[in-house]
Transfer RNA from a Pirellulales bacterium, 71 nucleotides, folded computationally. The organism belongs to Pirellulales, within Bacteria. Its Rfam family is "tRNA". Rfam's curators write: Transfer RNA (tRNA) molecules are approximately 80 nucleotides in length.

């Protein structure tokens, strides 16, 4: 310098263009002498800005961060 890929909750991971789920974790409560385990509930998310569309995590453009390949 060129090409390709990835970015979703604190972590990991799903989601035919149509209500963003699941697990772990945090917090609260139950249980327990205490802790752990278990049970019930709670909190929290689509990398950014535009565009297309009735409707975008998803499609298009640009940018940011990370990774791989070639030189």
């Nucleotide at each position: 310098u060129g090409g390709c890929c990835c970015u979703u909750a604190g972590u990991g991971u799903a989601a035919u263009g149509g209500c963003a789920g699941c697990a772990c974790a945090u917090c609260u409560g139950a249980c327990u002498c205490u802790g752990g385990a278990u049970c019930a509930g709670u909190u929290a998310g689509u990398c950014a800005a535009g565009g297309u569309u009735c409707a975008a995590a998803u499609c298009c453009u640009u940018g940011a961060g990370g990774g791989c390949c070639a030189g």